[in-house]
RNA sequence: AAUUCUGGGUAAUCGCGGUUUUUAAAUAAACUGAGGAAAGUCCAUGCUCACACAAGCUGUGAUGCUUGUAGUGUUCGUGCUUAGCGAAACAAUAAGCUAAGGCAAUUUUUAAUUGACGGCAGACAAAAAGGCUAAGGAUUUUAUCUAUGCCUGAGUAAUCUUGAAAGUGCCACAGUGACGAAGUAUUGAAGGAAACUUUAAUAGUGGAACGGGUAAACCCCUCGAGUGAGCAACCCAAACAUUGGUAGGGGCACUCUCUUUAGUAGGAAUCGAACGAAAAAGAGAGGCAGUAAUGCAGAUAGAUGAUUACCUCAGCAAAAAAGACCUGACUUUUUUGCGAGACAAAACAUGGCUUACAGGA
Numbered sequence: 001a002a003u004u005c006u007g008g009g010u011a012a013u014c015g016c017g018g019u020u021u022u023u024a025a026a027u028a029a030a031c032u033g034a035g036g037a038a039a040g041u042c043c044a045u046g047c048u049c050a051c052a053c054a055a056g057c058u059g060u061g062a063u064g065c066u067u068g069u070a071g072u073g074u075u076c077g078u079g080c081u082u083a084g085c086g087a088a089a090c091a092a093u094a095a096g097c098u099a100a101g102g103c104a105a106u107u108u109u110u111a112a113u114u115g116a117c118g119g120c121a122g123a124c125a126a127a128a129a130g131g132c133u134a135a136g137g138a139u140u141u142u143a144u145c146u147a148u149g150c151c152u153g154a155g156u157a158a159u160c161u162u163g164a165a166a167g168u169g170c171c172a173c174a175g176u177g178a179c180g181a182a183g184u185a186u187u188g189a190a191g192g193a194a195a196c197u198u199u200a201a202u203a204g205u206g207g208a209a210c211g212g213g214u215a216a217a218c219c220c221c222u223c224g225a226g227u228g229a230g231c232a233a234c235c236c237a238a239a240c241a242u243u244g245g246u247a248g249g250g251g252c253a254c255u256c257u258c259u260u261u262a263g264u265a266g267g268a269a270u271c272g273a274a275c276g277a278a279a280a281a282g283a284g285a286g287g288c289a290g291u292a293a294u295g296c297a298g299a300u301a302g303a304u305g306a307u308u309a310c311c312u313c314a315g316c317a318a319a320a321a322a323g324a325c326c327u328g329a330c331u332u333u334u335u336u337g338c339g340a341g342a343c344a345a346a347a348c349a350u351g352g353c354u355u356a357c358a359g360g361a
Stems, first nucleotide, its partner, number of pairs: 004361003008311007016033006035343001039354002042352005047230005052069006075225003079221001080101006102117001103115005118220002121161003129152004136146004167218002169214003179211001184203008234250003254286007266275001287296003315338009
């Protein structure tokens, strides 16, 4: 330096919230009261509601109700390759982690670090028709005709290869030309009878002149996926008959199940069916701590604090003794001393990941 664990306890006094008992009454007593990350909100699970779709139920009639997330893709997300690990019971997987390899960038440069890293590829190519020249050849011979040479057509129509996917575009102005097997001027070299062809350098315009860039351009490909919101969800609801949904209450407290109220209120303007609450009360089983009694935060005006004393932090240092023993290291016991200063606070619950951190090991 890195990694892992821990990161307090006991008693008393006063104060704050909750539960239980008690009292006319917070009147009194007992018990209890925030983390390893409670943070970040990176990823998910549960729960609630809405929407979409599918299957089914009742009914004359679905816009009602129950169960679910299969399927589709004019929707949404995703992206280097391979392998492994990876939670909530299992399995599978997400974020993430590890290893090897490729590419790009950076740096203290032969090594290390970082990465929101899929796709803008490569080759090859006519003809019809029109035109230029006349070596060679021919003829009426100082002239004329003629292409097998060359140019345009055209680097176009089209063709082929690799790949899961490379199609259409854009880079104003200037410049011949801004990515098309494109491209102006001058000079040189080579070829040729000529026409003309190939190639190199320089110059000019410009940010960039064939080296490129752009998919955060349209789009193409791979893989995947019901979507969205969130406890301020959602539910009930006084004074006031109804409606509405304010005050207020539930949700909401260790976990789960059952019973009663209740198959009640309600339930397509009537009847009825499917379906079916809210609020309140009770019973049982189980988990953790503790000798037992007993207890397990539930606020939202957002409580969980302050003071004093002591203990101790899987211990450290010094001394002594014993064991072992050549010495030393090691183990055990006793004595003395040191030792709680950081990061930081529940708000529906849970799991993984990431970040911060005095002291101790």